[in-house]
Context: one part of a larger RNA
RNA sequence: GCCAGGGAGUGUGUCUGCAUGGCAAGUCUAACCGGAGUAUCCGGGGAGGCACAGGGAAACCGACAUGGCCGCAGGGCUUGCCCGAGGGCCGCCGUCUUCAAGGGCGGGGAGCCAUGUGGACACGACCCGAAUCCGGACGAUCUACGCAUGGACAAGAUGAAGCGUGCCGAAAGGCACGUGGAAGUCUGUUAGAGUUGGUGUCCUACAAUACCCUCUCGUGAUCUAUGUGUAGGGGUGAAAGGCCCAUCGAGUCCGGCAACAGCUGGUUCCAAUCGAAACAUGUCGAAGCAUGACCUCCGCCGAGGUAGUCUGUGAGGUAGAGCGACCGAUUGGUCCUGUCAAACUCCAAACUUACAGACGCCGUUUGACGCGGGGAUUCCGGUGCGCGGGGUAAGCCUGUGUACCAGGAGGGGAACAACCCAGAGAUAGGUUAAGGUCCCCAAGUGUGGAUUAAGUGUAAUCCUCUGAAGGUGGUCUCGAGCCCUAGACAGCCGGGAGGUGAGCUUAGAAGCAGCUACCCUCUAAGAAAAGCGUAACAGCUUACCGGCCGAGGUUUGAGGCGCCCAAAAUGAUCGGGACUCAAAUCCACCACCGAGACCUGUCCGUACCACUCAUACUGGUAAUCGAGUAGAUUGGCGCUCUAAUUGGAUGGAAGUAGGGGUGAAAACUCCUAUGGACCGAUUAGUGACGAAAAUCCUGGC
Numbered sequence: 001g002c003c004a005g006g007g008a009g010u011g012u013g014u015c016u017g018c019a020u021g022g023c024a025a026g027u028c029u030a031a032c033c034g035g036a037g038u039a040u041c042c043g044g045g046g047a048g049g050c051a052c053a054g055g056g057a058a059a060c061c062g063a064c065a066u067g068g069c070c071g072c073a074g075g076g077c078u079u080g081c082c083c084g085a086g087g088g089c090c091g092c093c094g095u096c097u098u099c100a101a102g103g104g105c106g107g108g109g110a111g112c113c114a115u116g117u118g119g120a121c122a123c124g125a126c127c128c129g130a131a132u133c134c135g136g137a138c139g140a141u142c143u144a145c146g147c148a149u150g151g152a153c154a155a156g157a158u159g160a161a162g163c164g165u166g167c168c169g170a171a172a173g174g175c176a177c178g179u180g181g182a183a184g185u186c187u188g189u190u191a192g193a194g195u196u197g198g199u200g201u202c203c204u205a206c207a208a209u210a211c212c213c214u215c216u217c218g219u220g221a222u223c224u225a226u227g228u229g230u231a232g233g234g235g236u237g238a239a240a241g242g243c244c245c246a247u248c249g250a251g252u253c254c255g256g257c258a259a260c261a262g263c264u265g266g267u268u269c270c271a272a273u274c275g276a277a278a279c280a281u282g283u284c285g286a287a288g289c290a291u292g293a294c295c296u297c298c299g300c301c302g303a304g305g306u307a308g309u310c311u312g313u314g315a316g317g318u319a320g321a322g323c324g325a326c327c328g329a330u331u332g333g334u335c336c337u338g339u340c341a342a343a344c345u346c347c348a349a350a351c352u353u354a355c356a357g358a359c360g361c362c363g364u365u366u367g368a369c370g371c372g373g374g375g376a377u378u379c380c381g382g383u384g385c386g387c388g389g390g391g392u393a394a395g396c397c398u399g400u401g402u403a404c405c406a407g408g409a410g411g412g413g414a415a416c417a418a419c420c421c422a423g424a425g426a427u428a429g430g431u432u433a434a435g436g437u438c439c440c441c442a443a444g445u446g447u448g449g450a451u452u453a454a455g456u457g458u459a460a461u462c463c464u465c466u467g468a469a470g471g472u473g474g475u476c477u478c479g480a481g482c483c484c485u486a487g488a489c490a491g492c493c494g495g496g497a498g499g500u501g502a503g504c505u506u507a508g509a510a511g512c513a514g515c516u517a518c519c520c521u522c523u524a525a526g527a528a529a530a531g532c533g534u535a536a537c538a539g540c541u542u543a544c545c546g547g548c549c550g551a552g553g554u555u556u557g558a559g560g561c562g563c564c565c566a567a568a569a570u571g572a573u574c575g576g577g578a579c580u581c582a583a584a585u586c587c588a589c590c591a592c593c594g595a596g597a598c599c600u601g602u603c604c605g606u607a608c609c610a611c612u613c614a615u616a617c618u619g620g621u622a623a624u625c626g627a628g629u630a631g632a633u634u635g636g637c638g639c640u641c642u643a644a645u646u647g648g649a650u651g652g653a654a655g656u657a658g659g660g661g662u663g664a665a666a667a668c669u670c671c672u673a674u675g676g677a678c679c680g681a682u683u684a685g686u687g688a689c690g691a692a693a694a695u696c697c698u699g700g701c
């Protein structure tokens, strides 16, 4: 890991609903006793409980066996009236409070017992799961330390004190040589003890701490044997929370114990109807609860209800608009002007809301609206869009409205919970939606017109697809102004002169360093010179004029598609291939493909109607029924055993294996083989009753 078997809402008591049954102003026996066919059963037993009267803290006091009106179901009849159980509105009564008024509770008889079942509480309380805490025992054969009695330490090195001799000295003493043999001294694979590095080998090992090399101590606070002592909040500790039998920040074993767990995991057959919440309030509350909201089921009532649309009458002051003193933003900064704009305000939507009317819809056999009761789940939500608050921002935090996911399948979007289409019984055929139609890949290499040359693009939305301010004589379209066959614009050819080198300044200043002035002539035209240049001149252009040429030119505004701006880490991307009068982009049009949508046929279920004892058949109705997690409610399938009834079996039961059939399913049934003795069906009961999961348990492989 697989398979088989085992494996989780049970029992008692009390309370409270519901269903069924018995008796009923009553009802039920408990212990116990007697009998018998002896756990059953039959008879007794009313002690006692609940109910039959309430109010009041108590003392205490103590109620409608019906007065009025309305009225559902139902009934009656002369068919729009009457009666009207239950019910409702008044009235009246009991009691408490009490000066009074008012108010609270109660009153015109329904309960009790049993069985089953939903829920609550107490218990192990659906099952498994801690680490803990406490008690009593057992441990110092491991190890820590102490004590008692023993044992062990090759060889070598250094050479303390003391002593001796010699020399020096006045002495104290010093020095040298010898002797001597000290030391928590040195070397050391002596024995023995330890364990630094290799972060070597091993790491299902030789081994639940080993092996090898290297290394440390080795006469001492040394090592070691045996005996003995100290015990669990205790010991022992040259102290690491170390060690106390592979167990230590409190040993081990057994018990309290099925500890408790608001936490994790698991919780076993089928189907039908409805179908949530992730919010509010409170909480030593935040991983939990309680109450409400929301879901479901049952009962009661009995005729209206109102999500939608429109109109009318009110309420509201946001969007927008206006203004813009002050604040903010804006063209590099500041200022002016201008633009945007929070705030503000005479105007004022959409929209929301109250009431009324109308339409629509729902409702009286499907009972709405409403009232009462039983059972829950839920109180981590998320995303898109609209509007906010915080934040530089975020697949960010926090609100609000709405839709969707959660709990929603199917088609599209390459893939993709919440984006687009679409809300789904079964089966069969057709038509469309979103989105697409060159190939992968179903359907157009469709039609007409235009744009783009950048592979721009072929990417709806987006964490995901980036592309801004600014720039652009890339190209296309639409305007406006001016010039133009009396010849525009560009180009080429020619002229571009004279007074004069204007005056001043200056070394010089001649069109062209600077200052002042900026005239006149000849002219087709030519500046007291727009630029280059020279030391100053010279020189080269320009303005301006003529000729050649021959048709548009030039300036400016707006728009479309492009281009630059444009940087990331393994090889790039429109899903890919690939695509250029397109398979890109824009406009218009015609076809086609394409879902579980829509249409059509048949069937099933559910709800309702008719017939009916029936929730059985049968026949109708459903455009306005058929998705569904948590959850509520309902109907079934299967297993064990019991009772009654009724069957099968050696002419072959159960079981096992293979195959056929039926049912929507749980399941049921038939055949063949094997097997060799028991096994069903119906009704009513019963329960240790259904497994794929729990790091589930046991076994096998």
Base pairs, nucleotide, nucleotide: 001701002700003699004698005697006696011123012122013121014120015119016118017117018116019115020114021113022112023111026050027049028048032044033043034042035041054061055060064091067090068089069088070087074083075082076081077080092107093106094105095104096103097102126266127265129263133256134255135254136253137252138251144230145229146228147227148226149225150224151223152222153220155187156186157185158183162179163178164177165176166175167174168173192217193216194215197213198212200211201210232248234244235243236242269636270635271634272633273632274631279292280291281290282289283288295375296374297373298372299371300370304362305361306360308359309358310357311356312355313354314353315352316351320347321345322344328340329339330338381405382404383403384402385401386400387399388398389397390396410421411420412419425603426602427601428600429599430598431597435593436592437591438577439576440575444590446589447588448587449586450585451584457579458578470564471563472562474561475560476559477558478557479556480555481554482553483552491548492547493546494545495544497521498520499519502516503515504514527542530541531540532539604626605625606622607621608620609619610618637690639687641685642684643683644682645681646680647679648678655674656673657672658671659670660669661668662667